Transfer RNA from Saccharimonadales bacterium (SeqCode), 76 nucleotides, folded computationally. Its Rfam family is "tRNA". From the family's description: Transfer RNA (tRNA) molecules are approximately 80 nucleotides in length. The family's RNA type in Rfam is transfer RNA. The same sequence occurs in records of 2 taxa. The RNAcentral record of the sequence draws on ENA and MGnify.
RNA sequence: CAGGCCAUAGCGCAGUUGGUAGCGCGUCGGGCUGGGGGUCCGAAGGUCGUGAGUUCAAAUCUCACUGGCCUGACCA
Numbered sequence: 001c002a003g004g005c006c007a008u009a010g011c012g013c014a015g016u017u018g019g020u021a022g023c024g025c026g027u028c029g030g031g032c033u034g035g036g037g038g039u040c041c042g043a044a045g046g047u048c049g050u051g052a053g054u055u056c057a058a059a060u061c062u063c064a065c066u067g068g069c070c071u072g073a074c075c076a
Stems, first nucleotide, its partner, number of pairs: 001072007010025004019056001027043006049065005
């Protein structure tokens, strides 16, 4: 320098036929238990990396940028 992939809740991930977001673990509250563990029920937590564009509507499509990973090229 070129190409490809990734960025979504505290962590790991799903969601890409556009219709405003979910699972597991964890956290908090409660029930069962004498307590712990375990199990069950419930809740909180995200303007989807940043900015712009298209659209009635964007996590999803388009462009630019930022960060990470992989491959190749170049130099030594």